[in-house]
This is a predicted structure of a 179-nucleotide RNA (Lysine riboswitch aptamer) from Sporomusa acidovorans DSM 3132.
The sequence is in RNAcentral, with records from Rfam.
The organism belongs to Sporomusa acidovorans, within Bacteria.
Its Rfam family is "Lysine riboswitch aptamer". On this family, see Mandal et al., Cell 2003: "Riboswitches Control Fundamental Biochemical Pathways in Bacillus subtilis and Other Bacteria".
The coordinates come from a structure-prediction model, not an experiment, and the mean pLDDT is 79.

RNA sequence: AAAAAUUAUAGAGGCGCGGGUCAUUAUCAGUAAACACAAUAAGCUGGCAGGCGAUGAAUUGUGGUGAAAGGAAUACCCGCCGAAGCAAAGGUUCUGCCAACACCUUUUGCUGGUCUUGUAUUGAACAAAUACUUGACUGUCACCCGGUUCUUAGACCCGGUUGGAGCGCUAUAUUGCCU
Numbered sequence: 001a002a003a004a005a006u007u008a009u010a011g012a013g014g015c016g017c018g019g020g021u022c023a024u025u026a027u028c029a030g031u032a033a034a035c036a037c038a039a040u041a042a043g044c045u046g047g048c049a050g051g052c053g054a055u056g057a058a059u060u061g062u063g064g065u066g067a068a069a070g071g072a073a074u075a076c077c078c079g080c081c082g083a084a085g086c087a088a089a090g091g092u093u094c095u096g097c098c099a100a101c102a103c104c105u106u107u108u109g110c111u112g113g114u115c116u117u118g119u120a121u122u123g124a125a126c127a128a129a130u131a132c133u134u135g136a137c138u139g140u141c142a143c144c145c146g147g148u149u150c151u152u153a154g155a156c157c158c159g160g161u162u163g164g165a166g167c168g169c170u171a172u173a174u175u176g177c178c179u
Stems, first nucleotide, its partner, number of pairs: 005175001007173005014081001016080006023074003035063005043052003046098003084111008093102001112138004118132005140164003144160004
């Protein structure tokens, strides 16, 4: 001066991530629905079709009776460390047809993780989730600084500043490259 990474296995981050259970509990909620009475009088159902409706639709009030799902917490079990989440586009399923919601899935993109401030959306909710955002903590790697190691330097180790991102990081092995 030049020189390069491949593959596989196993791991770490921690209030770690996600799923399940006819489990339990609270909430949902004295709500919805149905029933009775009263007022009122022709509509109700996402659209079409269809159905219901003067034997009273929709709406309102009173009365008694009175849920559930989703979401949450705990416990246990399972899968794991792009665990997983979100966004966009596409596809499948759900139905009389179309659409919407939802389920599952493919591609692309973003996000290391936890907590937290504010806003927006979803939601019954002031719970929780998601997105952006505020701040803190934390793991990892890189450069630099200091300490330790000793005779000097380096490595390991400890601490600090700054910065990066998970297609990352660590360990072992393997293929390959350089000396």